[in-house]
Context: one part of a larger RNA
RNA sequence: GCCUACGAGUAACGGUGUCGAGCGAGGUUAAGUGCGUGGACGUACGUAGCCGAAGCGAAAGCGAGUCUGAACAGGGCGCGUAGUUCGAUGCUGUUGACGCGAAACUUGGUGAUCUACCCAUGGCCAGGCUGAAGGGUUGGUAACACAAUCUGGAGGGCCGCACCGAUAAACGUUGAAAAGUUUCCGGAUGAGUUGUGGGUAGGGGUGAAAGGCCAAUCAAACUGAGAAAUAGCUCGUACUCUCCGAAAUGUUUUUAGGAACAGCGUUCAGUGUUACCCUAUUGGAGGUAGAGCGACCAACAGGAUGCGGGGGAGUCACAUCCUACCAACUUCUGAUGAACUCCGAAUGCCGAUAGGGGUGCUGGGCAGUGAGGGGCAGGGUGCUAAGGUCCUGUUCCGAGAGGGGAACAACCCAGACCAUCCGCUAAGGUCCCCAAGUGUGUGCUAAGUUGAACAAAGGUGGUCCGGCUGCCGAGACAGCCAGGAGGUUAGCUUGGAAGCAGCUAUUCCUUUAAAGAGUGCGUAACAGCUCACUGGUCGAGCGGGGCGGGCAUCGAUAAUAACCGGGCAUCAAGCACAUCACCGAAGCGGUGGAUCGACACGUAGGUGUCUGAUGGUAGGAGAGCAUUCUAUGGGGGGUGAAGUUGUGGCGUGAGCCAUGGUGGACCGCAUAGAAAAGCAAAUGUAGGC
Numbered sequence: 001g002c003c004u005a006c007g008a009g010u011a012a013c014g015g016u017g018u019c020g021a022g023c024g025a026g027g028u029u030a031a032g033u034g035c036g037u038g039g040a041c042g043u044a045c046g047u048a049g050c051c052g053a054a055g056c057g058a059a060a061g062c063g064a065g066u067c068u069g070a071a072c073a074g075g076g077c078g079c080g081u082a083g084u085u086c087g088a089u090g091c092u093g094u095u096g097a098c099g100c101g102a103a104a105c106u107u108g109g110u111g112a113u114c115u116a117c118c119c120a121u122g123g124c125c126a127g128g129c130u131g132a133a134g135g136g137u138u139g140g141u142a143a144c145a146c147a148a149u150c151u152g153g154a155g156g157g158c159c160g161c162a163c164c165g166a167u168a169a170a171c172g173u174u175g176a177a178a179a180g181u182u183u184c185c186g187g188a189u190g191a192g193u194u195g196u197g198g199g200u201a202g203g204g205g206u207g208a209a210a211g212g213c214c215a216a217u218c219a220a221a222c223u224g225a226g227a228a229a230u231a232g233c234u235c236g237u238a239c240u241c242u243c244c245g246a247a248a249u250g251u252u253u254u255u256a257g258g259a260a261c262a263g264c265g266u267u268c269a270g271u272g273u274u275a276c277c278c279u280a281u282u283g284g285a286g287g288u289a290g291a292g293c294g295a296c297c298a299a300c301a302g303g304a305u306g307c308g309g310g311g312g313a314g315u316c317a318c319a320u321c322c323u324a325c326c327a328a329c330u331u332c333u334g335a336u337g338a339a340c341u342c343c344g345a346a347u348g349c350c351g352a353u354a355g356g357g358g359u360g361c362u363g364g365g366c367a368g369u370g371a372g373g374g375g376c377a378g379g380g381u382g383c384u385a386a387g388g389u390c391c392u393g394u395u396c397c398g399a400g401a402g403g404g405g406a407a408c409a410a411c412c413c414a415g416a417c418c419a420u421c422c423g424c425u426a427a428g429g430u431c432c433c434c435a436a437g438u439g440u441g442u443g444c445u446a447a448g449u450u451g452a453a454c455a456a457a458g459g460u461g462g463u464c465c466g467g468c469u470g471c472c473g474a475g476a477c478a479g480c481c482a483g484g485a486g487g488u489u490a491g492c493u494u495g496g497a498a499g500c501a502g503c504u505a506u507u508c509c510u511u512u513a514a515a516g517a518g519u520g521c522g523u524a525a526c527a528g529c530u531c532a533c534u535g536g537u538c539g540a541g542c543g544g545g546g547c548g549g550g551c552a553u554c555g556a557u558a559a560u561a562a563c564c565g566g567g568c569a570u571c572a573a574g575c576a577c578a579u580c581a582c583c584g585a586a587g588c589g590g591u592g593g594a595u596c597g598a599c600a601c602g603u604a605g606g607u608g609u610c611u612g613a614u615g616g617u618a619g620g621a622g623a624g625c626a627u628u629c630u631a632u633g634g635g636g637g638g639u640g641a642a643g644u645u646g647u648g649g650c651g652u653g654a655g656c657c658a659u660g661g662u663g664g665a666c667c668g669c670a671u672a673g674a675a676a677a678g679c680a681a682a683u684g685u686a687g688g689c
Base pairs, nucleotide, nucleotide: 001689002688003687004686005685006684011095012094013093014092015091016090017089018088019087020086021085022084023083026051027050028049032045033044034043035042036041055062056061065077066076067075068074098236099235101233105226106225107224108223109222110221116200117199118198119197120196121195122194123193124192125190127159128158129157130155134151135150136149137148138147139146163187164186165185168183169182170181171180202218204214205213206212239624240623241622242621243620244619249262250261251260252259253258263369264368265366266365267364268363269362270361271360275359276357277356278355279354280353281352282351283350284349290343291341292340297337298336300334301333302332303331304330308326309325310323311322312321313320372397373396374395375394376393377392378391379390380389381388402413403412404411417593418592419591420590422589423588424587428583429582430581431567432566433565437580439579440578441577442576443575444574450569451568458554459553462551463550464549465548466547468545469544470542471541479537480536481535482534483533485510486509487508490504491503492502516531520529521528594614595613596612597610598609599608600607601606625678627675628674629673630672631671632670633669635667636666643662644661645660646659647658648657649656650655
């Protein structure tokens, strides 16, 4: 991991609804007793008790009323009757109460054969080294001291086996081993090590102290019991079909992943054609969007005027004067505001009428939900950040399958009762992968832009289109031919400066068809080439400028190797506009079928019609299938029961029926009843493989 078996809403006693039955202003017996019986049963008696038939008040008490109160007022609770006893079932209370699951707590015991420390009594420590005190002898001293030498054998002394330990590394890591092996290493006469016997016990011991150790268990051992502790938590919770179908919100909460009440679901009863929803018309309240502000409040920018102030003059103090300073009011121009408004919508909201739907409301039973999320629109917050966060409105996912979007809960299309090798369409597509156009017409793009997500400020003689403007048969633009001069080498500067290093300038005048005190190249400076400008040739539009638009271009940088879904595509298979076909879904239609509802007919079974319905999580409601047993009835079986394994058939399904093989003795059916009543999951339990 798989298979098989087992495995979770039960029972008692109360409460409250619904359904069935009996009796009914009443209903009902309990214990017990008698009789019957196969019985755990039936039946008769048993009226003790309970519920109901009257309430109100704290009570006395009064009573269809009563209490409060001065009240014959008002108000509170009542009164116009339906209950009760069994059974079934939904939910609930108390019990372990759907099942499994703590860590813990309390109490009684068992443990120091492991290990910690202690007590008693024993054992063990190869070999080598060092050489303390003390002592002897000799020297030495007045005597000591002191020195040398010999002796001596001290030490938590030194090296190093046994023994005890465990420094480093490797190996081992389903090990040889639930702590080891190998090599290196520390102590090794000591606070040493070890044998045997004994002691200390769980909030206790013991601890050279690590929260260490106390039998492979220790921040409180193990074990029995309380005990099925408790678990607002996690996991699991078993057959089928049909109908409806949520919530992730509000208030409160030692409350925030729980709950109570409300909201939203379902079901039953009542009300009852309208209270509900949509659309159209119409009557209202309102101060949002917008707008406006010589209409308030607040606030802003510039100009005009300049009350007042600052500075200065006035020899002091005044008067007075000046001022490129600040600046009120007023005024001109412009303009802002969630907490401004002279104004002011659309929607929405309240009401009325009409039409269309078929809801709505009240009460009872039963819930689930109370982590929501995405898109769009209006806002707050944040950075006009977030797959951010908080509201409002709406929609979808949640609980929604199908087609498109390469893939992709919520984006686009569209809401799946079933069958169909029939048709039409939606979004989106039609070169190939891949169903359908290499469709038609006119343009644009040259960047593989594009065909995915992704781009900006800004740059650009890329290219196309539309206006405006300038030049042009008195000849434009481009090309070619010719000219492009003189004063003068302007003046200054400078070594030089002659159109052309630089500076200055009313950059002037003359001859001209035209020609700058010079546009660029060039020279050391000149020279030289050229341009502006002019004539000729040519013969029709040109391009100097500016604006607007389309498509392109640069700007353009990220980590595995490439992002058009890929191949690939250039008058397109890209982009824009127009147009005709086709493909394309569980949408719509055709045909056949199922269930439910409404309506019509019918006594009923049922039949017909529908421009009716039938996605679905939590959850509510309904109808069934299967298993075991019981009662009654009626059956099958050695001419082969159950079980098992094939085959065929029936039913929407759970399932059922027939029959062949196997098997070898019990088993169905109908109607009721009762449950140890259905497994894929619980790191489920046991067995097998």
Annotation:
This is a predicted structure of a 689-nucleotide part of an RNA (large-subunit ribosomal RNA, domain II) from Rudanella lutea DSM 19387. The full RNA is in RNAcentral, with records from SILVA. Model confidence (mean pLDDT): 83 of 100.